Overview
Small-subunit ribosomal RNA, 5' domain from an uncultured bacterium, 523 nucleotides, folded computationally. It matches the Rfam family "Bacterial small subunit ribosomal RNA". Rfam links the family to the GO terms structural constituent of ribosome and ribosome. The prediction has a mean pLDDT of 85. RNAcentral holds the full RNA, with entries from ENA, Greengenes and SILVA.
Context: one part of a larger RNA
RNA sequence: GAUGAACGCUAGCGGCAGGCUUAAUACAUGCAAGUCGUGGGGCAGCAGGGGUAGCAAUACCCGCUGGCGACCGGCAAACGGGUGCGGAACACGUACGCAACCUUCCUUUAACUGGAGAAUAGCCCCUCGAAAGAGGGAUUAAUACUCCGUAACAUAUACAUGUGGCAUCACAAGUAUAUUAUAGCUCCGGCGGUUAAAGAUGGGCGUGCGCCUGAUUAGAUAGUUGGCGGGGUAACGGCCCACCAAGUCUGCGAUCAGUAACUGGUGUGAGAGCACGACCAGUCACACGGGCACUGAGACACGGGCCCGACUCCUACGGGAGGCAGCAGUAAGGAAUAUUGGUCAAUGGACGCAAGUCUGAACCAGCCAUGCCGCGUGGAGGAUUAAGGCCCUCUGGGUUGUAAACUCCUUUUAUCUGGGAAGAAAUGCAUUUUUUCUAAAGUGCUUGACGGUACCAGAGGAAUAAGCACCGGCUAACUCCGUGCCAGCAGCCGCGGUAAUACGGAGGGUGCAAGCGUUAUCC
Repeated sequence: GAUGAACGCUAGCGGCAGGCUUAAUACAUGCAAGUCGUGGGGCAGCAGGGGUAGCAAUACCCGCUGGCGACCGGCAAACGGGUGCGGAACACGUACGCAACCUUCCUUUAACUGGAGAAUAGCCCCUCGAAAGAGGGAUUAAUACUCCGUAACAUAUACAUGUGGCAUCACAAGUAUAUUAUAGCUCCGGCGGUUAAAGAUGGGCGUGCGCCUGAUUAGAUAGUUGGCGGGGUAACGGCCCACCAAGUCUGCGAUCAGUAACUGGUGUGAGAGCACGACCAGUCACACGGGCACUGAGACACGGGCCCGACUCCUACGGGAGGCAGCAGUAAGGAAUAUUGGUCAAUGGACGCAAGUCUGAACCAGCCAUGCCGCGUGGAGGAUUAAGGCCCUCUGGGUUGUAAACUCCUUUUAUCUGGGAAGAAAUGCAUUUUUUCUAAAGUGCUUGACGGUACCAGAGGAAUAAGCACCGGCUAACUCCGUGCCAGCAGCCGCGGUAAUACGGAGGGUGCAAGCGUUAUCC
C1' cells in the first nucleotide's frame, strides 16, 4: 500500500459498487419453462348469444360465438441462472490444421408439394388400488404414424477422362444401374412442408508451444506400442474387437504422491518479479453419491427417464414420493456475509402471423460504514484574555483560549410545503402519402416497476450532526497525581523494585476523521 474481511469503540447524509471465503452439509414453503386454437378431436370451467317451459323469478337445452381445463401434435425445454466437486489434462491460453466432421432456427438459390391406408389419446362404459396410478371394452381426428407413385445437382456401385497434392488421396465435368421425399392451415393478404446447393452461426476432433510442488517417489506400461482386417461414430483414432509383431515412456524427471478449475486480469513494486484468480467477461467441469442409455439438429440432460446406494417423507403395511451448487428463505457450521420484496416499463430469451403469454434472466427497490468517492456538523467579528479545570518559582503568573458568552450573517444538510422528469424507441390502434406485391414514410392516440423518486422552487431556524487511536526511541505529540518488579504495558528495543514523559487516571498535545484502532493475509 491492498482486502469479498472480521472484532472493539463510535456514527449525520448522498452517489456508485460489493455482500456464505466455512459444510459440493441437510432442506419446510412459494416462485424460477413454457407457448401455439392460423396443426387436431373436442367443450370441463368462464363470458356472450339463441331455443323450450313459465306472467315472472327461474329451470332445462344448443359448441352457435369469444375463448379454452385436460388430451393428441409442433417448437422450446441442451439457452438463460448456480456452484467450483473433480481434473496437472489438449482442461485452459495462444497459434495452426481437418484431403477426417456435424449444424434446428435464420439468409440466398433451385426443384417439388400426387394418391391411399391402419391406428391411438381424449370423450363414453367398466374393473382394480389407501394413494401414486394401472387394466379392459367401444368409438374418433390431425402438420401424429404407415404404404404407394414421382425425383436429382443427394447417396451407393461400376466405368473411363482431366487437374492438383508429400502421401492415404482430393477435385472437376461425364456415362450406366439402383435407392431415397413431403402437410396442411387461412380472414385469401399470407403462414407453412419436403429435397438439394451455398452462406451464416454454433459445435466436434487433431497438433506445436506455455501451464504448481516433492527424488525422503527411479523405473513405469499387456490394449500396453505399432501393424493388417473389421465394428462403431457426424468424423479420425486401440475408441472397441480378432489376429500378428515387441514395442512405448523415462534423469530435458517417466511413474507415483500432494495441491489446484484455467484465462483476460487483480494487488504490490521504479522495474524485473512475487502473490492472488471475489465481483465482470471467455472456456471447462458438476447438478444427492455412482452407472446407463432414450428422445433430439444439439444432452448421455440442474427443475427429463431407468438401475444401484445413502438419506428424508406419506401409507389402509400391499406400496409409493423426493433431490435449492436457480431466487428468496430455514437449520447447522462459522470470526463472518442480506428480503420468504416489486415489475415485465426497458434490454434479452422461448413460443406465436399477430394480439399476446411465460421469464427470481434482467431492471428496480429493501438490509449492511463492507469498500471507494463526495458533502456536512457553520461563517465573520468578539479580551473583563470571565468562571471552572490543570500546572507553577503560588497576594501572583501560565495554559485551556477568540475557545465560550455576546453581535451580525448564511441555510449545504435535516424538516415541512408546492411543482415534477429523462429513461419511450418500437409495437399496437386510427389515418394520410408512395408502392404491382411485399413494404416504406408521415400524423394523432396508447404503454413506466423504479416513483410523486431524481431534480427545481419556497419557508423558518445555528437550528438536526464527532469520534477514535496515540504522545520513551523508531514516530508527530508532556506535565501532574496514583502505584511501587505489584497492578500492568509491549510491534522491536524494552518500561515498573518511592520523584515512571513507557503502568492507571487527569489536564494539555499530536494524527486521522464518519470513521478510528486491532487481528488475519499478500506485496